[in-house]
RNA sequence: CCAGACGGCCGGAUGGCCGCUCCCCGGCAAGGGCGAAAGCCGUCGGGGGGAGGAAAGUCCGGGCUCCACGGAAACACGGUGCCGGGUAACGCCCGGCGGGGGCGACCCCAGGGACAGUGCCACAGAAAGCAAACCGCCCCUGCGUCUUCGGACCCAGGGGUAAGGGUGAAAGGGUGCGGUAAGAGCGCACCGCGUCGAUGGUAACGCCGACGGCACGGCAAACCCCACCGGGAGCAAGACCAAAUAGGGACGGCACGCCUUCGGGCCCGCGGGUUUCCGCGCCGCCGUCCGGGUAGGUCGCACGAGGCGCCCGGCGACGGGCGUCCCAGAUGAAUGGCCAUCCCCCGGGUAACCGGGGACAGAACCCGGCUUACAGGCCGUCUGGCGCU
RNA sequence: GCUGGCGUAGCUCAAUUGGUAGAGCAUCUCAUUUGUAAUGAGGUGGUUGGGGGUUCGAGUCCCUUCGCCAGCUCCA
Numbered sequence: 001c002c003a004g005a006c007g008g009c010c011g012g013a014u015g016g017c018c019g020c021u022c023c024c025c026g027g028c029a030a031g032g033g034c035g036a037a038a039g040c041c042g043u044c045g046g047g048g049g050g051a052g053g054a055a056a057g058u059c060c061g062g063g064c065u066c067c068a069c070g071g072a073a074a075c076a077c078g079g080u081g082c083c084g085g086g087u088a089a090c091g092c093c094c095g096g097c098g099g100g101g102g103c104g105a106c107c108c109c110a111g112g113g114a115c116a117g118u119g120c121c122a123c124a125g126a127a128a129g130c131a132a133a134c135c136g137c138c139c140c141u142g143c144g145u146c147u148u149c150g151g152a153c154c155c156a157g158g159g160g161u162a163a164g165g166g167u168g169a170a171a172g173g174g175u176g177c178g179g180u181a182a183g184a185g186c187g188c189a190c191c192g193c194g195u196c197g198a199u200g201g202u203a204a205c206g207c208c209g210a211c212g213g214c215a216c217g218g219c220a221a222a223c224c225c226c227a228c229c230g231g232g233a234g235c236a237a238g239a240c241c242a243a244a245u246a247g248g249g250a251c252g253g254c255a256c257g258c259c260u261u262c263g264g265g266c267c268c269g270c271g272g273g274u275u276u277c278c279g280c281g282c283c284g285c286c287g288u289c290c291g292g293g294u295a296g297g298u299c300g301c302a303c304g305a306g307g308c309g310c311c312c313g314g315c316g317a318c319g320g321g322c323g324u325c326c327c328a329g330a331u332g333a334a335u336g337g338c339c340a341u342c343c344c345c346c347g348g349g350u351a352a353c354c355g356g357g358g359a360c361a362g363a364a365c366c367c368g369g370c371u372u373a374c375a376g377g378c379c380g381u382c383u384g385g386c387g388c389u
Numbered sequence: 390g391c392u393g394g395c396g397u398a399g400c401u402c403a404a405u406u407g408g409u410a411g412a413g414c415a416u417c418u419c420a421u422u423u424g425u426a427a428u429g430a431g432g433u434g435g436u437u438g439g440g441g442g443u444u445c446g447a448g449u450c451c452c453u454u455c456g457c458c459a460g461c462u463c464c465a
Stems, first nucleotide, its partner, number of pairs: 001385010012342007020050009032041003052360001056371002059369005064234004077230005082096005097111001098109004112225002117223002119219003134165002136161007144153003173191006192214001193212005199206002238299004248290007257266003268281005306325008343358006390461007399414004408445001416432005438454005
């Protein structure tokens, strides 16, 4: 210098003018305004705060609130899944193990169990799950052809063979040597696999040795088994104040359903324990009162697993201590606009300069994560290559 | 703000335990007709919303993302 890996940070800067929203202080307005009430509110001056790394998606985990529940366990359902640690908790994070990729820095992995059981493996292929003989190879028998008489070959039948070809994602260990009629863990060496023993490690697992000749295919992001976790809903949760209209209830007044042979019967509602039975009352109108809920308003709602700095422990995630700071709170929903200078990008120009543009996106109860979007830029550590000394 | 559901041809819908993505309407061509419609025959048309993963193999299973739709005070 080029190419690359990992980690962290910023997310236009400064000034002026005019606004918006929240909080605090002071003055004025005041027997004030709006509203039925609850409650809310003006104006002037001063001071302070005012979007994000993702506020997003709502994919996980909590706080908080209400509901349910005697405690616990089990079943069902859902989720998680190597080991150890961190955390309030997690499917997150850190450290390790195993596997895979890269020359390397480093990166990726839903990574328990397939001798508990069930199921699937299409097409192709001879055979696809207690395997299988299509071609090929080899042996034997029979017939035939040729012959240099050693044998070679065609066809048919019987048998052996998983080394080779072919099919497939996958063909019942791999490579090599021996062996054999041809072959085959048939034998041996190494590798893989399984079992046992010893050993290091908290563990996952590693390493070593012996034995077994290989018997255990793949799929559990198929059902399932094992271990662990989970009660349900969500701030439109929930609490308080509380109209109009409608509807509910109590009391009072007016009025009193249908039939009638005036004895009563029938319909409906309420109550007594239900049908029978008994008692009371009946449509409706008016008045007074009560309670619930809605519109509306207030709270929840901004001090919190909080930010920053230093020290200590730990490889690290993180934990502990001390000091310091208060840092959005709207509800048709504030956080903005203009100007100037500078910064960056694009286009034009030899240049001075001119024109255009400023990523993704915007809180809504609050936190911890994950994922996704993002113009441009800065810093640190490391790897490979080239060049120079 | 919260909760739930759905995306397959131009439109409406299928697709069994994961195994070649189909049907009707529409569209195109031909036949029929003087011509059109109807009818008959044949054809075209698919990034299964996008991306990634598991698997031999994904419309289907898993993750992520985009779009659309519905519901959410109280009483009844």

Two RNAs folded together computationally: RNase P RNA and transfer RNA, 465 nucleotides in total. It holds a member of the Rfam family "Bacterial RNase P class A". By type it is a ribozyme. Its mean pLDDT, the model's own confidence on a scale to 100, is 78.